[in-house]
RNA sequence: CGAUAGAGGUUGCGGCUUGUCAAGAUUAGUUCCGCUUUAUGAACGAACAGGUUCUGCGAAACGAAAGGGGCGGCCGCCGAAAUGGUGUUCUUUCUGUUCAAAGUGCGCUGUUGGGCUGUUGCAGAAUAUGUAACAGACUGUCACCUUUGGUGGAGCGCUAUCGU
Numbered sequence: 001c002g003a004u005a006g007a008g009g010u011u012g013c014g015g016c017u018u019g020u021c022a023a024g025a026u027u028a029g030u031u032c033c034g035c036u037u038u039a040u041g042a043a044c045g046a047a048c049a050g051g052u053u054c055u056g057c058g059a060a061a062c063g064a065a066a067g068g069g070g071c072g073g074c075c076g077c078c079g080a081a082a083u084g085g086u087g088u089u090c091u092u093u094c095u096g097u098u099c100a101a102a103g104u105g106c107g108c109u110g111u112u113g114g115g116c117u118g119u120u121g122c123a124g125a126a127u128a129u130g131u132a133a134c135a136g137a138c139u140g141u142c143a144c145c146u147u148u149g150g151u152g153g154a155g156c157g158c159u160a161u162c163g164u
Base pairs, nucleotide, nucleotide: 001163002162003161004160005159006158009078012077013076014075015074016073017072019071020070021069029062030061031060033058034057035056041054042053043052044051045099046098047097048096049095050094081112082111083110084109085108086107087106088105090103091102092101093100113139114138116136117135118134119133120132121131122130123129141153142152143151144150145149
């Protein structure tokens, strides 16, 4: 220098699931009744054009689902994976043009050893959960030291074996 195999944790990481549970939800919506709105108006992301539809409130009855999550099962793994920037393809927002927003895949590049707790921001129905920044202690690894402990570094690292 290269190849192969491993370790960090039983709360390591991620994917799938026609399993199960909670919440979503006194919800959305539907039916009926009452009042109300009437178009030179309003709504459908913005502008122009076209098109479609008509508002709002209250009571009663009926009454979901999606995304996300906990537990379980199966599978793939140890830059596992997450995330920022940027370029690009595709999709969605009634149709067309120009924008804008959101999402997916791929390429390049940056950050993060790992999980936990807290604060703030964003997403979300949510006090669940995810994520970004910051802080805290803990933990694995290597180096150094004044070595029953302390200090510091980063995974492009560490350990083992083999080859050159």
Model confidence (mean pLDDT): 76 of 100. This is a predicted structure of a 164-nucleotide RNA (Lysine riboswitch aptamer) from a bovine gut metagenome. The model forms 100% of the base pairs in the Rfam consensus.